[in-house]
Molecule: transfer RNA
Organism: Candidatus Desulfobulbus rimicarensis
RNA sequence: AGGCGCGUAGCUCAGCGGGAGAGCGCUACCUUGACACGGUAGAGGUCGGCGGUUCGACACCGCCCGCGCCUA
Numbered sequence: 001a002g003g004c005g006c007g008u009a010g011c012u013c014a015g016c017g018g019g020a021g022a023g024c025g026c027u028a029c030c031u032u033g034a035c036a037c038g039g040u041a042g043a044g045g046u047c048g049g050c051g052g053u054u055c056g057a058c059a060c061c062g063c064c065c066g067c068g069c070c071u072a
């Protein structure tokens, strides 16, 4: 320098055009003498950034940034 893949909640990841979600974690309550387990409810997200396509983008396209791998 070029190619490929990835970037979504605190962590691990789903979601391939119209509701942003799961598990774990966190908070409150129930339960216990207390803790744990279990149950119920809840908080938490500029979907890496900027443009473009579209009536509509987390998703499609381009560029940039970061990480990983490969080639030279």
Stems, first nucleotide, its partner, number of pairs: 001071007010024004018055001026042005048064005